[in-house]
């Protein structure tokens, strides 16, 4: 000095105003008045935001409503082991990426279950293909020389046809090198290196990891494309919901008043309008008045709500002085003087998390 990784602080101290909760006194009110109550008044005392109160992301408490049970559909997680009420979280470890390291980051299941994609260049992007090129062992054509006339040899030529070695394209072309091989070539064969599988042996709960032998098995990539595994997941949310409960108004009962049923007491029945059935008596079905009582609901009020605890939502504000930071001066310095400024942000049911914001300062571990 650089840088990395944890954890903490996030202004203090006094006055003065001022707000909200709770206790106590007090004045006032009010009533059924030694006494009770009483969201307003007044005094005193105590108590009053955060590391993120935020963003509402992911659990879960808690409330109501829904569910026999399985399934499918839908979504959501997704190396391994633990922690937890729970989670997409946190611990601690494997892989694989970056760094000289300390340390960081990872959307980290499955690509022989199966479809699909791979832009532009490229012939050609997945059981491949052949533009340029190589090749002339085969077939085939042309010429030439030989025959024992069956045919055989030699040269060309690239039609049929063999290779992918090299060359060009691409992010990515079907393993790398190096020898043999071959007409030319190629894991076509070997040697060694990489990969991938089988099998054995050790190690770790386990994700993996190390050895040691086989096989030429060389097998592209994408699953943050469908999609197959595995697990999880019913829905709404404190404006959740629960409890008290006016006024009109709705439904229901029931009574009072008439009148009937012998006078009177009960009991019973009936009442006014309309329509429809019946000779009548009555009977049906629709309105409808007084007074009470009794429902569910509304307004409103408690509860849910708390060691802040509001529900038009309080937790402020100004001053001094001290403390940090900057910026100017003065001074050789040590210091010293003015001005600036102290951040993000603010509870709303309540609790574990992530996540984002944040002026500045302190503390550790570790690395180059």
């Nucleotide at each position: 000095g650089a840088g990395u990784c944890g954890g903490c602080c996030g202004g203090g101290u006094g006055g003065c105003c001022g707000c909200g909760g709770c206790a106590c006194g007090g004045g006032c009110c009010g009533c059924a008045c030694u006494g009770c109550g009483g969201g307003a008044c007044c005094g005193u005392g105590u108590c009053g935001a955060g590391g993120a109160a935020g963003g509402u992301c992911g659990g879960g408490a808690c409330u109501c409503c829904g569910c026999a049970g399985a399934g499918c559909a839908g979504g959501g997680u997704g190396c391994u082991g633990g922690c937890u009420a729970a989670c997409g979280g946190c611990c601690a470890g494997u892989c694989g990426g970056g760094g000289u390291g300390a340390c960081c980051c990872g959307c980290a299941g499955g690509a022989c279950a199966g479809u699909g994609c791979c832009a532009c260049a490229g012939a050609a992007a997945g059981g491949a293909a052949a533009c340029c090129g190589c090749c002339g062992a085969u077939g085939g054509c042309g010429g030439g020389c030989c025959u024992c006339c069956g045919g055989g040899c030699c040269c060309g030529c690239a039609c049929a046809g063999g290779c992918a070695a090299g060359g060009g394209u691409g992010a990515a072309a079907a393993g790398g090198u190096g020898c043999g091989g071959u007409a030319a070539g190629a894991g076509c064969g070997c040697a060694c290196c990489a990969g991938c599988g089988a099998c054995g042996g050790g190690g770790g709960c386990g994700a993996c990891c190390c050895c040691g032998c086989c096989g030429g098995c060389u097998c592209g990539g994408u699953a943050a494309a469908c999609c197959c595994c595995a697990c999880c997941c019913g829905g709404a949310g404190c404006a959740a919901g629960g409890c008290c409960a006016a006024g009109c108004g709705u439904g229901g009962g029931a009574a009072a008043c008439g009148g009937g049923u012998u006078g009177c007491u009960c009991g019973c029945c009936c009442g006014c309008c309309u329509c429809c059935c019946g000779a009548g008596a009555g009977g049906g079905a629709g309105g409808g008045u007084u007074c009470c009582c009794c429902a569910g609901g509304u307004a409103g009020g408690c509860c849910g709500c708390u060691g802040a605890g509001a529900u038009g939502g309080a937790u402020g504000g100004c001053c001094a002085c001290c403390g940090g930071g900057g910026c100017u001066c003065c001074g050789c310095a040590g210091g010293g003087a003015g001005c600036c400024u102290c951040a993000c942000a603010g509870a709303a049911u309540c609790c574990c998390g992530c996540c984002u914001a944040c002026a500045g300062g302190c503390c550790g571990g570790c690395u180059c």

A computed fold for a 368-nucleotide RNA from a soil metagenome, annotated as Bacterial RNase P class A.
The prediction has a mean pLDDT of 76.
The sequence is in RNAcentral, with records from MGnify.